[in-house]
RNA sequence: UAUCUUCGGGGUGGGGUGAGAUUCCCGACCGGCAGUAUAGUCUGCGAGCCUUGCGGCAUGAUACGGUGUGAUUCCGUAACCGACGGUAAAGUCCGGAUGAGAGAAGAUA
Numbered sequence: 001u002a003u004c005u006u007c008g009g010g011g012u013g014g015g016g017u018g019a020g021a022u023u024c025c026c027g028a029c030c031g032g033c034a035g036u037a038u039a040g041u042c043u044g045c046g047a048g049c050c051u052u053g054c055g056g057c058a059u060g061a062u063a064c065g066g067u068g069u070g071a072u073u074c075c076g077u078a079a080c081c082g083a084c085g086g087u088a089a090a091g092u093c094c095g096g097a098u099g100a101g102a103g104a105a106g107a108u109a
Stems, first nucleotide, its partner, number of pairs: 001109007012027001014026003028092002030082002032045004040080002048057003062078005084095003
């Protein structure tokens, strides 16, 4: 460098109202990939919709203090965010999806 294989997303305990809500309210729980001092909230990518393709559209969220050479990544404290369709209004239910993919690991020449 080439070929192939495998892997590649988690979460509403408990309760209230109501004819009906895991969707509203009180609480609870969860956090893909690469980079970097260890990241859901920094920088970028993936996932969604459209397209033959290129690509286009859409695309959320953090502060303070401490340690240190270095941390919006560690520790402490207090916040905040979460595609589309269905349905009593959904990050967590059902569905596209035993899908796709950023990537990761391994094997062979």